[in-house]
RNA sequence: AUACCUGAUAGAGGUGCGGUUCUCAUCAGUAUCCCACUGCAAGGCCAGGACAGCCGCCGUGGGAGAAAGGGAGCGCCGCCGAGGGGGGCGCCGGUGCCUGCCGGGGUCUGCCUGGGCCGUCGGGAAAGACCCGCCGGACUGCCACAGCCUUUUGUGGAGCGCUAUCCGGGUC
Numbered sequence: 001a002u003a004c005c006u007g008a009u010a011g012a013g014g015u016g017c018g019g020u021u022c023u024c025a026u027c028a029g030u031a032u033c034c035c036a037c038u039g040c041a042a043g044g045c046c047a048g049g050a051c052a053g054c055c056g057c058c059g060u061g062g063g064a065g066a067a068a069g070g071g072a073g074c075g076c077c078g079c080c081g082a083g084g085g086g087g088g089c090g091c092c093g094g095u096g097c098c099u100g101c102c103g104g105g106g107u108c109u110g111c112c113u114g115g116g117c118c119g120u121c122g123g124g125a126a127a128g129a130c131c132c133g134c135c136g137g138a139c140u141g142c143c144a145c146a147g148c149c150u151u152u153u154g155u156g157g158a159g160c161g162c163u164a165u166c167c168g169g170g171u172c
Base pairs, nucleotide, nucleotide: 001171002170004169005168007166008165009164010163011162014080016079017078018077019076020075022073023072024071032064033063034062035061036060037059039057040056043055044054045053046100047099048098049097051096052095083113084112085111087109088108089106091104092103093102094101114140115139117137118136119135121133122132123131124130142157143156144155145154146153147152
């Protein structure tokens, strides 16, 4: 000095990521409770199975009337594998047991994913909100190569990336 390598520190992407207080809408005039009336005696407690346990049940009218989970917005906090996802394995809930399904969570495990957005389809215990997955679309940041020749075009790639600085090593 440096097309290289290991490590450390800092940083960029942008409708960026996660958490959370408060407020608001939804849930819902629902659940539930009370009163009156009518009907029924077989049904209900996620699905199936054998038992057990618990509760009478539906409707109409009147009165009172939520919450959780799921969201949106302002703010705040922590951040830039931020984080997210689905699979496996435990745990918890849906009355107890078995099988399944659904939901929630995890000092576990290995896999996928650069980022957000839009659309179809599918899934999620209110939902057209929102979330998740496959596929498709354009957009956007970065790197490499090629063109153009001065800021753009094309192709390819992935965050185990990229940019900057530094210690060390290698090479000259």
This is a predicted structure of a 172-nucleotide RNA (Lysine riboswitch aptamer). The sequence was found by an Rfam model in a public genome assembly. Of the family's consensus pairs, 96% are formed in the model.